[in-house]
Formats: sequence, structure tokens, C1' cells
RNA sequence: CGCGCGGGAGAGUCCCUCUCGCAGGGACGCCGAAGGGGCAAUUCCUCCCCGGAACCUCUCAGGCACCAGGACCGCACG
Repeated sequence: CGCGCGGGAGAGUCCCUCUCGCAGGGACGCCGAAGGGGCAAUUCCUCCCCGGAACCUCUCAGGCACCAGGACCGCACG
């Protein structure tokens, strides 16, 4: 790094349509732990500067019943 299994958070209302499915669309609101952007703040790496990174930040993407996805953690194998 890859693969399998297990655990795995957060965030919604209103309106309309209809084939009435937890469907489609719109308005505004919201979440961050796929990915992506950024070091402006915070923190870490260092004595400092520079620089880098992040579960930090921004929300482009993604998401806001279930399912799915899911950073990260554990076990096993290559």
C1' cells in the first nucleotide's frame, strides 16, 4: 500500500407535483470524518525564522429517516 471482516459521528424545515415511492422538484437553513482548497486563525513538528502537516479551517464536492457512504480504530491475509 492492497484486500476481507467488525466498530464508526454530525446535520432539516416549509411548499409544490405525482405514478403516493420514505419518489421528484423548489426555497431557505444546516453538517463534516470520502475527496478537494488553504495556511488567515488554532494546534503539532523546530530554540527562532522559513516551511510543512492536521480529526485545524473553507464548504467546491459530498451529506442532512433507513440503506449506502464514511476519516479513523481493531483483527487477519498478501